[in-house]
RNA sequence: AGAGUUUGAUCCUGGCUCAGGAUAAACGCUGGCGGCGUGCCUAAUGCAUGCAAGUCGCACGGGGAGCACCUUCGGGUGCUUCGAGUGGCGAACGGGUGAGUAACGCGUGGCCGACCUACCCCGGCGUGGGGGAUACCCGCCAUAAAUGGCGGCUAAUACCGCGUACGGUCGCAUCCCGGUGGGGGGUGCGAAGAAAGCAGUAAUGCGCGCCGGGAGGGGGCUGCGGCCGAUUAGCUAGACGGCGGGGUGACGGCCCACCGUGGCGAUGAUCGGUAGCGGGUCUGAGAGGAUGAUCCGCCACACGGGGACUGAGAGACGGCCCCGACUCCUACGGGAGGCAGCAGCAAGGGAUUUUCCGCAAUGGGGGCAACCCUGACGGAGCAACGCCGCGUGCGGGACGACGCCCCUUGGGGUGUAAACCGCUUUUGCCGGGGACGAGAGUCGGACGGUACCCGGCGAAUCAGGGCCGGCUAACUACGUGCCAGCAGCCGCGGUAAUACGUAGGGCCCGAGCGUUGUCCGGAGUGACUGGGCGUAAAGCGCGCGCAGGCGGCCUGUUAGGCGCCACGUGAAAGCCCCGGGCUCAACCCGGGAGGGUCGUGGCGAACCGGCGGGCUUGAGGCCGGUAGAGGUGGGUGGAACUCCCGGUGGAGUGGUGAAAUGCGUAGAGAUCGGGAAGAACACCCGUGGCGAAGGCGGCCCACUGGGCCGGUGCUGACGCUGAGGCGCGAAGGCGUGGGGAGCGAACGGGAUUAGAUACCCCGGUAGUCCACGCAGUAAACGAUGUCGACUCGGUGUGGGCGGUCUUGACCCCGUCCGCGCCACAGCCAACGCGAGAAGUCGACCGCCUGGGGAGUACGGCCGCAAGGCUAAAACUCAAAGGAAUUGACGGGGGCCCGCACAAGCAGCGGAGCGUGUGGUUUAAUUCGACGCAACGCGCAGAACCUUACCAGGGCUUGACAUGCGGAGUUCAGUGGGUGAAAGCCCAUGGGUUCGUCCGAUCCGCACAGAUGCUGCAUGGCUGUCGUCAGCUCGUGUCGUGAGAUGUUGGGUUAAGUCCCGCAACGAGCGCAACCCCCGGGGGCAGUUGCACGUUUCUGCCCCGACCGCCGUCUGAAUGCGGAGGAAGGCGGGGAUGAUGUCAAGUCAGCAUGGCUCUUACGCCCUGGGCGACACACACGCUACAAUGGCCGGGACAGAGCGUCGCCAACCCGCGAGGGGGAGCCAAUCGCACAAACCCGGUCUCAGUUCAGAUUGGGGGCUGCAACCCGCCCCCAUGAAGGCGGAGUUGCUAGUAACCGUGGGUCAGCCAUACCGCGGUGAAUGUGUUCCCGGGCCUUGUACACACCGCCCGUCACGUCAUGGGAGCUGGCAACACCUGAAGCCGGUGCCCGAACCCGUCAGGGACGGAGCCGUCGAGGGUGGGGCCGGUGACUGGGACGAAGUCGUAACAAGGUAGCCGUAGCGGAAGCUGCGGCUG
Repeated sequence: AGAGUUUGAUCCUGGCUCAGGAUAAACGCUGGCGGCGUGCCUAAUGCAUGCAAGUCGCACGGGGAGCACCUUCGGGUGCUUCGAGUGGCGAACGGGUGAGUAACGCGUGGCCGACCUACCCCGGCGUGGGGGAUACCCGCCAUAAAUGGCGGCUAAUACCGCGUACGGUCGCAUCCCGGUGGGGGGUGCGAAGAAAGCAGUAAUGCGCGCCGGGAGGGGGCUGCGGCCGAUUAGCUAGACGGCGGGGUGACGGCCCACCGUGGCGAUGAUCGGUAGCGGGUCUGAGAGGAUGAUCCGCCACACGGGGACUGAGAGACGGCCCCGACUCCUACGGGAGGCAGCAGCAAGGGAUUUUCCGCAAUGGGGGCAACCCUGACGGAGCAACGCCGCGUGCGGGACGACGCCCCUUGGGGUGUAAACCGCUUUUGCCGGGGACGAGAGUCGGACGGUACCCGGCGAAUCAGGGCCGGCUAACUACGUGCCAGCAGCCGCGGUAAUACGUAGGGCCCGAGCGUUGUCCGGAGUGACUGGGCGUAAAGCGCGCGCAGGCGGCCUGUUAGGCGCCACGUGAAAGCCCCGGGCUCAACCCGGGAGGGUCGUGGCGAACCGGCGGGCUUGAGGCCGGUAGAGGUGGGUGGAACUCCCGGUGGAGUGGUGAAAUGCGUAGAGAUCGGGAAGAACACCCGUGGCGAAGGCGGCCCACUGGGCCGGUGCUGACGCUGAGGCGCGAAGGCGUGGGGAGCGAACGGGAUUAGAUACCCCGGUAGUCCACGCAGUAAACGAUGUCGACUCGGUGUGGGCGGUCUUGACCCCGUCCGCGCCACAGCCAACGCGAGAAGUCGACCGCCUGGGGAGUACGGCCGCAAGGCUAAAACUCAAAGGAAUUGACGGGGGCCCGCACAAGCAGCGGAGCGUGUGGUUUAAUUCGACGCAACGCGCAGAACCUUACCAGGGCUUGACAUGCGGAGUUCAGUGGGUGAAAGCCCAUGGGUUCGUCCGAUCCGCACAGAUGCUGCAUGGCUGUCGUCAGCUCGUGUCGUGAGAUGUUGGGUUAAGUCCCGCAACGAGCGCAACCCCCGGGGGCAGUUGCACGUUUCUGCCCCGACCGCCGUCUGAAUGCGGAGGAAGGCGGGGAUGAUGUCAAGUCAGCAUGGCUCUUACGCCCUGGGCGACACACACGCUACAAUGGCCGGGACAGAGCGUCGCCAACCCGCGAGGGGGAGCCAAUCGCACAAACCCGGUCUCAGUUCAGAUUGGGGGCUGCAACCCGCCCCCAUGAAGGCGGAGUUGCUAGUAACCGUGGGUCAGCCAUACCGCGGUGAAUGUGUUCCCGGGCCUUGUACACACCGCCCGUCACGUCAUGGGAGCUGGCAACACCUGAAGCCGGUGCCCGAACCCGUCAGGGACGGAGCCGUCGAGGGUGGGGCCGGUGACUGGGACGAAGUCGUAACAAGGUAGCCGUAGCGGAAGCUGCGGCUG
């Protein structure tokens, strides 16, 4: 630091995803040790049990126990100790939690002249003299308990008077200082107000009261800073202020009475949602983002809510009172309780620990102290939860064991890994020693016999997890077969999966490794640093303009901003640096640095701001000109359309692709004349003009807005932009009233069509027009906000001015304003923009942040309605997009080819038959081939064989190959039995003196074998586009790139053939040529040929044709014409098939990977089948006849083939054929008489003397064998068929057509096929509109498995989320009224009360209180609304889902160009009207 993913490829935009770090984590697998940390994020849910705040006998009385002494024996005194109560201090700290809180709660900086402070420290002055109660206790009583009531006794550092007052306080008067109001100080007079003792022999100590000061702590006020929502825009009655009062420690509307009517808010009040805040923590280069566990500071809370009391301090976690909910006890009368303290329990949850030890240390409370208390704290325990450290050994050890895996069978991997040898002992276990923490002296160690040290033992006790398709480091085998599964994104899996599962191996990390969640990063995808808006998302339809933001030149001043310096503050911890301590580290300690938008003072004055003065260039104004469809109102004109009236006239008209509906003999249309009405203004008209936009078009008049030019005399920054706001705003639409010619949604009809709710036609209502009012949208577009400045040029045009010149407009030159085109630099992803910028900058506004859902829902505002404006979420996708590139395609264009069409000839499609195929049938009808390019194709020969199929009978080392081992003459051959055959069984030799070896054979083992599967694993070969003219490369150049150029262009050609031009220059594969055949000539040679000497023929070689010559297009290629020539402008034919396309065809020709079968999916045999037959198609044959059939006679080929062969003569047979045997290995002999044709005859238009199917009979031939199932001959039979519907094929010259002939395969043949050969021998077209195919250029594209493409909407089904919904239900915060606890305050206080006063002691007074009344008041109740949520019959659309239904809307002119707004209509896409846009 980036990477993957949109495409065939490219660049860009843009989202999604990944690699990093972090974590109070959890889960899965695994788990040795230690150190340091951390550990309910959820239910501020409920809690059993124990503990967490007490202490003081040196404040006090009394009591218990023990001891001692005394004793009147009742008891007393003293000491020690325990201890309830009175009293004091503490309990407001410490500890917990994060509910609430958007607030002066927090942070930071100030202020208090408006304040408090127990204990502690310093200083000053005091501590005199009295009084009355009371708890405990005792007695009685109530009671289940909790707890009380009455009577009686008593003490104090408890309580109350009195005296005194340094100082303090208050009142009045007065003076000084001072920074503000209650600040500080002084003087005079007056007033009220204090105290406590205890211990000690004592000294003295500890206390007590008042005052001043300090330290620390607290309270209040305030500037600034830090969340979201505007679909929350207005809020407010103590509300804002004043006067007076109350209250407080203290200011204040904190509270009250009265008076005024203010206060807050777009710089976001109010309301709603969320949230404790900070130091810090995580991340990040930083800016920033996220976060607020542990530690520290502050706040808030203590079951929910309210309240006060005590006190220095509380509105009090372990206090009190009240209300409420809940739990517990109860004798039912009434009581008790509050773990968000430490442990622990339940519950919730993915999830979070011991009911541990100790006060030894640190700290806290009380005490003179000893000491007591302390779940604060110090420690230990549990948990890999995190960080850090250590270990599971180290060295040696084979060309390398075993096992496992792979394999091309050679080998490779695991791998020095193991074994084995040597060594060490961290850790572990055992034994021994043994701390620091404890201070200046004493006591005191929970941790702990721990850390640590020493010794002993023994490699001994200790490795896993994830991943291995790309990103991303790491590959093989097997299994599986779109299954099972994986997956962070892209995506893997449908029979060879590095992507699933397993294994081997590998990679990464390691006591951990992965996964999930969350945060930051990458993400410059919220852009301050640091983004954009013509077409990708994004400029408001346009203007005016308040607030706001920004603002020209000169000068003076100020010092708010700004800069510098100093001081203060910014706690500690943390981060960073330095140093130090634990063996290191984590961790800890010390020091330093750093950190603010902060405060105060000083300095500076350029810039920003403020204030003052001036200026003219910005802006405006004035004067003089000037163009214009600028706006509004009124008037007026002609053409056309329609209608009405009249004339002429007489059959149609109208309309379309073609028609029809319609109109017309009741007189249309046409034509002439007259009239009426409405709407719009041809030509001029232009890329032109005007306007802010929408928009504006005959002519005239009136009123009116703006612009431009010239003058440079006026004002003097008066400016720019503009959130809200206000106004204008095409078409359509709405309201009221008019108007209505034409046009024309809807609607009716006619056509078209499968349908046609459309396109076309005939009609036609709203509407279009006017007035007034509403509406407020658009492709309201330059898809480009407004304003200003700057930056080479060229050219056209509209308006003005100047110059030159002229008689003068003109021309020309210059300049200002507008409207266009081209283009430099620059910019841009590209296209393109380019002084009217999309360039370079400035100011301000608006807007964007992936696609869909959706410009939708809900809410609000507006509207009469239609609807507009504002504007989400759930869910879902891995893209959606822009520009450009190469293709492909188009019912786009241009140019050009081809028997492509047309012209023509002969056919096919109908018939019968042959063959092939589909289908069906079958035991089997073996298999393959399927549009062109499968179908007389593989098959150039299926009766057995072939043969792959079926049935049956058999064989198992096999019908065939190789190797090894064994047997041993079993083999071959011959014969026999059985059998359909194969096979099985039996018998039998010959030679050699013997042995050995080899071959055959047999047995066994390796193996053979398979036409079994996969042509979607392949080689090879082939078909096809296509004999089409194309397909590429190197270098250069252009482009960010895909790519382009070259190969395009102008000509020309059969041709990318050639020429010219050209940022291209060359080259390769193709084309052509070279090869073969035919056509002319020459030479040579020649038998079996011709013939008697070179004429045919045959073979070889050579010549010939090249636009070479002439004319012309021309200057080139070339074309056209001509001469000559056997032949011309590639002479005819063949061979030859570029890069590629079709996963085209073939595993059955062959080869071959993988898979499968192994007494069978192999092999042999007999028989059957491949030949089936209701049908259908393809290719053919023969015909339907007279251009013919039949009979007779006659003539002329070429190319082939032949020894298992061709077969002559001759004989026999009507014939097939038989006999026969000559000749021929073939220019010699044979097949072999070619036929159409010619001549003569006959038939006479008939299903026939046409046609020959079918069938009967008889023969011949081949063959082991012609039943299934051959060919041929003869006799007989004589079917359909009379030229073939839609449609369709071949052929452009020696061609089609017609005619015969040969060959291969082959015993024979189902051959009418195929491959050749010759004979006779046409017609038509010099055209490219159309069909098909193709080439080149160009254009559009939403296509790229490429138009057999893509794709839209309804409907049906399933799933999911969501809106509406009669309602039902829950929550929250207010409001009105009623009620109103505790309690404070106020009033009253006839009842109650020791202290003070009076008093003749009964009482009275003063004062206090209960009770009662009142204000406030938590809560409760009633009521109507508000906001939010859940649910809901039914309903709306939406998203997604494999192959459902209907159509074809869009993308190519998408077959009616599309799209936008609006309106109507329609199953649906959609159609139509009006206006607009070009994307």

Small-subunit ribosomal RNA from a mine metagenome, 1479 nucleotides, folded computationally.
The prediction has a mean pLDDT of 86.
The sequence is in RNAcentral, with records from SILVA.